[in-house]
RNA sequence: UGGGCGGACCUGACGAUCGCCGGGGAAGCGAUUCCUCGGAGGAAAGUCCGGGCUCCACAGAACAUGACGCCGGGUAACCCCCGGGAGCCGAAAGGCUACAGAAAGUGCCACAGAAAAUAUACCGCCUGAUUUCAGGCAAGGGUGAAAUGGUGGGGUAAGGGCCCACCGCGAUUCUGGUAACAGGAUUGGCAGGGAAAACCUCGUCAGGAGCAAGACCAAGCAGCAGGUGGGUUGUUCGUCCGAUACCUGCGGGUAGGUCGCUAGAACGUAACGGUAACGUUGCGUGUAGAUAGAUGAUCGUCCCCGACAGAACCCGGCUUACGGUCCGCCCUUUCA
Repeated sequence: UGGGCGGACCUGACGAUCGCCGGGGAAGCGAUUCCUCGGAGGAAAGUCCGGGCUCCACAGAACAUGACGCCGGGUAACCCCCGGGAGCCGAAAGGCUACAGAAAGUGCCACAGAAAAUAUACCGCCUGAUUUCAGGCAAGGGUGAAAUGGUGGGGUAAGGGCCCACCGCGAUUCUGGUAACAGGAUUGGCAGGGAAAACCUCGUCAGGAGCAAGACCAAGCAGCAGGUGGGUUGUUCGUCCGAUACCUGCGGGUAGGUCGCUAGAACGUAACGGUAACGUUGCGUGUAGAUAGAUGAUCGUCCCCGACAGAACCCGGCUUACGGUCCGCCCUUUCA
């Protein structure tokens, strides 16, 4: 100088006037008026996960169903985060992984090829023989994503773990590590691979419904018919309630408000512990609660000239959407 990798933060600002929503205060018989404080996001989005909370008599058991799948830690919990292991990609910093099991079983590997598992002989090599065949071979070539251990040597008619060395694979065992795993020793010529994002096996987890949950006040009532059951995924068992009940279908009437609703697994900061995620303690802050749904309009100034975009019970994550700032690391050019 150029390229790359990882991480953190920001996401127009300031002022004035009028208007809107909430809290607090004051005046007024009341309608209402005045003062003051505050008022959308880093993703509020997607609804993809996990919970808090509420209700269902018990949330009991089994099956089914669904989700997850290397090891350890964090967390309220998770398919999230941190650290590590293995495999793969990259020159590197780094990145990715649907990462348990193929010796329980079933199924699959198209086409090509001789043959893809009850494995095999197209070309070829060797021997006999001589124009046609017999025997031996799977080392060489071809086909294919993949050809049944690999490389080198010995041996052989030519070959083959046939034999040897090393590697690979299996068994036994030792060392290190919490573990996943890593390394070593001995031994065996040795069960042909892939794939479970196929069925399956193994292990772990899961009661359901959801703020339109639910509680309270107000208003308003008209029944008729059927059933023996009903009880918050499905089935069964247990258990509970019930015949004045409950369930189903048709039909009529009422439906206005209050709470839930914002102090939370909250945020900021310091110290300590921890590799880290994070935890403990101290100090500090008070930061939207609408309900046909609050932030609008005008003017002025600044410059980075403003992208994506608007809370609806709350929180922890992931994913997606414009641009900018800073920090660290890798490689490279040039100069000293």
Background
This is a predicted structure of a 336-nucleotide RNA (Bacterial RNase P class A) from a Spirochaetales bacterium. The coordinates come from a structure-prediction model, not an experiment, and the mean pLDDT is 78. Taxonomically the source falls in Spirochaetales (Bacteria, Pseudomonadati, Spirochaetota, Spirochaetia). Rfam family: Bacterial RNase P class A. Rfam classes the family as a ribozyme.